[in-house]
Molecule: small-subunit ribosomal RNA
Organism: Acidobacteriota bacterium
RNA sequence: GAACUGGAGAGUUUGAUCCUGGCUCAGAACGAACGCUGGCGGCGUGCCUAAGACAUGCAAGUCGUACGGUAAGGCCCCCUUCGGGGGGCACACGAGUGGCGCACGGGUGAGUAACGCGUGGGUAAUCUGCCUUCGGGUUUGGGACAACCCCGGGAAACUGGGGCUAAUACCGGAUAAGACCACAACGUCUCUGGACGAUGCGGCAAAAGGUGGCCUCUGCUUGCAAGCUACCGCCUGGAGAUGAGCCUGCGUCCCAUUAGCUUGUUGGUGAGGUAACGGCUCACCAAGGCGAUGAUGGGUAGCUGGUCUGAGAGGAUGAUCAGCCACACUGGAACUGAGACACGGUCCAGACUCCUACGGGAGGCAGCAGUCGGGAAUUUUGCGCAAUGGGCGAAAGCCUGACGCAGCAACGCCGCGUGAGGGAUGAAGGCCCUCGGGUCGUAAACCUCUGUCGGGAGGGAAGAAUAGUUUCCGUUCGAAUAGGGCGGGAAUCUGACGGUACCUCCAAAGGAAGCACCGGCUAACUCCGUGCCAGCAGCCGCGGUAAUACGGAGGGUGCAAGCGUUGUUCGGAAUCAUUGGGCGUAAAGCGCGUGUAGGCGGCUUGGCAAGUCGGGUGUGAAAGCCCGGGGCUCAACCCCGGAAUUGCAUUCGAAACUGCCUCGCUAGAGUCCCGGAGAGGAAGGUGGAAUUCCCGGUGUAGGGGUGAAAUCCGUAGAUAUCGGGAGGAACACCAGUGGCGAAGGCGGCCUUCUGGACGGUGACUGACGCUGAGACGCGAAAGCGUGGGGAGCAAACAGGAUUAGAUACCCUGGUAGUCCACGCCGUAAACGUUGGGUGCUAGGUGUCGCGGGUAUUGACCCCUGCGGUGCCGUCGUUAACGCAUUUAGCACCCCGCCUGGGGAGUACGGUCGCAAGGCUAAAACUCAAAGGAAUUGACGGGGGCCCGCACAAGCGGUGGAGCAUGUGGUUUAAUUCGAAGCAACGCGCAGAACCUUACCUGGACUUGACAUCUGGGGAACCUCCUGGAAACAGGAGGGUGCCUUCGGGAGCCCCAAGACAGGUGCUGCAUGGCUGUCGUCAGCUCGUGUCGUGAGGUGUUGGGUUAAGUCCCGCAACGAGCGCAACCCCUAUCGUUAGUUGCCAUCAGUUCGGCUGGGCACUCUAGCGAGACUGCCGGUGUUAAGCCGGAGGAAGGUGGGGAUGACGUCAAGUCCUCAUGGCCUUUAUGUCCAGGGCUACUCACGUGCUACAAUGGCCGGUACAGAGAGUCGCGAUCCCGCGAGGGCGAGCUAAUCUCAAAAAGCUGGUCUCAGUUCGGAUUGGAGUCUGCAAUUCGACUCCAUGAAGUAGGAAUCGCUAGUAAUCGCGGAUCAGCAUGCCGCGGUGAAUACGUUCCCGGGCCUUGUACACACCGCCCGUCACACCACGAAAGCUACCUGAACCAGAAGUCCGCAACCCAACCGCAAGGAGGGAACGGCCCAAGGUUUGGGUGGUGAUUGGGGUGAAGUCGUAACAAGGUAGCCGUAGGGGAACCUGCGGCUGGAUCACCUCCUUU
Repeated sequence: GAACUGGAGAGUUUGAUCCUGGCUCAGAACGAACGCUGGCGGCGUGCCUAAGACAUGCAAGUCGUACGGUAAGGCCCCCUUCGGGGGGCACACGAGUGGCGCACGGGUGAGUAACGCGUGGGUAAUCUGCCUUCGGGUUUGGGACAACCCCGGGAAACUGGGGCUAAUACCGGAUAAGACCACAACGUCUCUGGACGAUGCGGCAAAAGGUGGCCUCUGCUUGCAAGCUACCGCCUGGAGAUGAGCCUGCGUCCCAUUAGCUUGUUGGUGAGGUAACGGCUCACCAAGGCGAUGAUGGGUAGCUGGUCUGAGAGGAUGAUCAGCCACACUGGAACUGAGACACGGUCCAGACUCCUACGGGAGGCAGCAGUCGGGAAUUUUGCGCAAUGGGCGAAAGCCUGACGCAGCAACGCCGCGUGAGGGAUGAAGGCCCUCGGGUCGUAAACCUCUGUCGGGAGGGAAGAAUAGUUUCCGUUCGAAUAGGGCGGGAAUCUGACGGUACCUCCAAAGGAAGCACCGGCUAACUCCGUGCCAGCAGCCGCGGUAAUACGGAGGGUGCAAGCGUUGUUCGGAAUCAUUGGGCGUAAAGCGCGUGUAGGCGGCUUGGCAAGUCGGGUGUGAAAGCCCGGGGCUCAACCCCGGAAUUGCAUUCGAAACUGCCUCGCUAGAGUCCCGGAGAGGAAGGUGGAAUUCCCGGUGUAGGGGUGAAAUCCGUAGAUAUCGGGAGGAACACCAGUGGCGAAGGCGGCCUUCUGGACGGUGACUGACGCUGAGACGCGAAAGCGUGGGGAGCAAACAGGAUUAGAUACCCUGGUAGUCCACGCCGUAAACGUUGGGUGCUAGGUGUCGCGGGUAUUGACCCCUGCGGUGCCGUCGUUAACGCAUUUAGCACCCCGCCUGGGGAGUACGGUCGCAAGGCUAAAACUCAAAGGAAUUGACGGGGGCCCGCACAAGCGGUGGAGCAUGUGGUUUAAUUCGAAGCAACGCGCAGAACCUUACCUGGACUUGACAUCUGGGGAACCUCCUGGAAACAGGAGGGUGCCUUCGGGAGCCCCAAGACAGGUGCUGCAUGGCUGUCGUCAGCUCGUGUCGUGAGGUGUUGGGUUAAGUCCCGCAACGAGCGCAACCCCUAUCGUUAGUUGCCAUCAGUUCGGCUGGGCACUCUAGCGAGACUGCCGGUGUUAAGCCGGAGGAAGGUGGGGAUGACGUCAAGUCCUCAUGGCCUUUAUGUCCAGGGCUACUCACGUGCUACAAUGGCCGGUACAGAGAGUCGCGAUCCCGCGAGGGCGAGCUAAUCUCAAAAAGCUGGUCUCAGUUCGGAUUGGAGUCUGCAAUUCGACUCCAUGAAGUAGGAAUCGCUAGUAAUCGCGGAUCAGCAUGCCGCGGUGAAUACGUUCCCGGGCCUUGUACACACCGCCCGUCACACCACGAAAGCUACCUGAACCAGAAGUCCGCAACCCAACCGCAAGGAGGGAACGGCCCAAGGUUUGGGUGGUGAUUGGGGUGAAGUCGUAACAAGGUAGCCGUAGGGGAACCUGCGGCUGGAUCACCUCCUUU
């Protein structure tokens, strides 16, 4: 600094992360449509589909000042039979002749991929009516034809014949400057083809008049004619303007699964034709022309200015407006004309519609309206020529569906309104509510005010300028004061819209708000209904009983006369990347080379100026966009001026860079010479070891094979062993991240031929280079063809095993093949998953080849150069992993390739191949992902380390029996409910006869059995009677309390009404609380720091150690918390304090009992203390932590036991303990009662008890506990009973009394191995006790009975010391009832080598396709349903090629016959013309044969999708046979096997390398 001012992201793959990548959204726009809604105005816009068909009206006429005239009308006159007829005027004019127009304007976009359009040029290859301007002219004759009249044909359209007539119609003659043609020669210019100008000679071609005015001149003489004059015309020529034709550079969509196309084709000569160049056409000649920079073919499409979007570059688009083109029912054709091959002209053909007298005719809305049809969808059969523009005309004027207006449509843009101020009781009502309230909400009502729009009334424009007429002035023509032309002034006249805009007044808040949304993205939240239903959804996703996501409501948010939805375009998308992307692992480097075109290219001299840069000029239409200004009240809209139009062309200039030409150079590249290294290639020869086979010897019963076996071989002599022989294939050791090669690949030794690389030295060439689309060659294994060969191995195949099966893995055999020659194939995880080339950018350390230096006798060693091949690593880079001078770093050049997953490297087509198959390579459909790297977990039939009664070593059990108990199942009116692997099952239940009780049957109650409130009454309460199974109902009697301010009140009971109660009803997946479990496992975290883009890591890993994340050391960590441990309790030792138990220890008494006195020493009791801490010693260990041993000690390394349970996991358990949200119920799912059930019983399981006996049973005698409990109780002694028990009842509220006998044990006796003197089930009888009541359904006692069971299959449980085992005792619950549970003590073992294995757990590490986390994930066949696609005998439609037939109309050509007014000729006739006919070309049509595209098609093929189908288990972990790639064979299927390859394989060992010392 007028015309600079501009670029936002989000959701969705995961447990989480980063990246890649697709899908989706927010924006803007629209000729829109649809849904709901709708007040006004302005300005715009309005068939995007059927270029489908069209009724009706209108859209191109005009000129009487070109002409003959007068059908109708007007005026005048005459006649009249009053019907009418005739004449005139030319006011006017039908039809006709003639002129101009009809080629403009208007419509549409079918066709067209083209010089069609755009842009810039050319035309020296052209035309141009009307218009402007300049010059010249406008003379003289003639013959017709319409109209009209007459006669005909026809239904009509229309038409034939005869006759008359005018012209600015037609024709002849004259004149001819210039034009045109031919020839000659001159000048200028030039693109060298020619053009232009002037000159000479010859030839040829013109014309039309009309109207007004005037008599100056002539004639008749009012006035007119000739004439003059003006205007309009006409002819000719020049110039201009405008318009048009043609040519041309450049630009202009998709498909290569269209690669070759072309015969008028390409060029030439000549001719014809055109306004004009030209194969435009024809004849002849030549054989060319186009194409990978995409010809030809196919598809699609009018092009542009612009429009939409975008920061831009771009992308999309081509309505309205403007420019160009094309078309006018479809196809063909010409005529007329200045211009057409002609929208509202002609002819022909075709289809269609209409008329018809059936003979024949008519028509073309893609003009304006309008109709039908199609469609999601697009308007009035309006007014007017007032304005603008157009045609004709001298003009008036006429015509004008162009246009101006109005109408319809919210279709769009813009503007306005639907009121403003006040107003809290925060009204009513709605909704929500924690019931307090909140919100709609100043919103309303109400008060005050205003008056836009709409309504009524009145006023009322601009758009109008002309032209014309009259008049005035100037000027010009003229003889002219006629007249006319031109210019100016005045008057007059003209409005469809429309009484519209606008203004004023009147009344009145009165008539004027909706739509979408409210889970995230995205702004806006609650209630109810619904219950994976109904539905929503743009993506992610909501809905299975508490849905902000469905539907309704209240509220809110957004926009607003609109709002949403759908469709489309651009944007976001850097998601095709020029600006501005990528290719190791995400999609993506061709398997490798040689090399064509092309692209790119070292240093240097001079030149040119194509690219490049700068200046000028022309153009880039207008409109639009942008800027400034102006006009409608504003805006939209419109007007003026500018800017811009990034382009093209041309001209002048610059010369650095690129390019081209040129002088040179040597650093790139190459050649020569010397040298060594090498599994480089090809061919020929040759060697030994081994396998197998054959022969022979020795020798005898096995061999072989496997996890174990078997098939198999062997007494016909195998295996083993020795000797001999045959044959094929491969080359141990050397051998090495060693070497060579472009890759594939190459390995005994020798010879021949041969390619490349490397080192060294000088010399030479002089950019000769790099890359490389196509092309060509090479190319593992498998496979194919022909012929050989065949030892071993080995797809297929056979057999044996394994297995549920085993078309496999393992074994025994075994054929193609593997080998050779020749020829195909052409693919691999052909991989470094990394194209080639060049330059640059720290190092370190191996190794191979060659060289230099120092040194040495020499080989090493050391330093150093070049080339290869490895590892580590800095910068840098990367999403990360990683790469890192052998680059994935920094740059440049060239090639190839990628663009979500699946479908699919498939189909079709093409091409190659003998085949197998290869190469090229889609779409429909479907999904919201598919992926890469890394992280944390979890998991592994991965690894390492370590724990645990985890295994092992032991002891005893369970599983078998009977019974008890719980569960399942079954049954039932009910067998209430819950618990379900471990971690449900002697669990809730520490105790179901009633009660409990929740279940069933029956009988009752309804403010209720229970709580609070209100009113009334009554004390409460007690006793009795009746009915009943009871609940309950009815009745009778007794009883009058407490406080008081004397009103009443408190408690209790009854009655009434309603608020409400009640629910063991549902949801433990809505919850609290509590609990189980992993697990008493050693873990789980945080702050700060630090590392990482991040999830996260570090700390917490490592080396030791521990029971322990216990401790020590180290360490980018330093600290801390919850856990561990300790602190707490019991127990083991001692001390002390205390003493209604204990002791006679001590003294005394004694009924001999601590009984008594006495005592508190001991035991004990229960308070307080002590003690144990690896403290001490030795060893070991890192000088540590610790470990081992020892001493002392009652106890030793946590002394033993208990309590104590981290972060979390299991939607674990419990709504039936309790609490609690929601739902359900309310004369019942509540409450009361009686009876029944929970106790059932074929069966199955769990947990137990008792046993099976002699380590025992039975009988007798006898000893020793601990811990508890007890007044609704424990209950002694004594008596009775065989006994359970009963009677009486002492003592005890408990270290005092009682339960209470401990039992096993010890001891004596008996039984003698038996279904028993084992075992006690079952059953019968008789009892006892508790209790209201033992029938269903208690326990116990006695007598009798005496079942199964003789040690328990597979399997499985507990326990590591005072433990297991065994023995008894107590307690809770409880009226009564225990084999269960919780405790107590007595007796009292065995074993642990050890950590390979099973189970569980901890830490580290590894793999992962798992994350609902291996009870994971996931593959294929089969079956079913649906969807799209391919193939297919064919059928069918369309497009198109070729050949042939045919040939309308028409141009052109030909033409003796027929016809003819103008000219010639006296005539005959001629010239000329026409018709007819013939010919070339040719549209439609026909026949035949190809090609292409689409539709359809019995059947068929695979693919996709689909909550719960079948078969298996292929893959992910070493996925249980590592996987995968190519190939071949096989198999229900995933797949298996062979051969070669890859690591994108785990694990262990070894080797090499690296790092440190």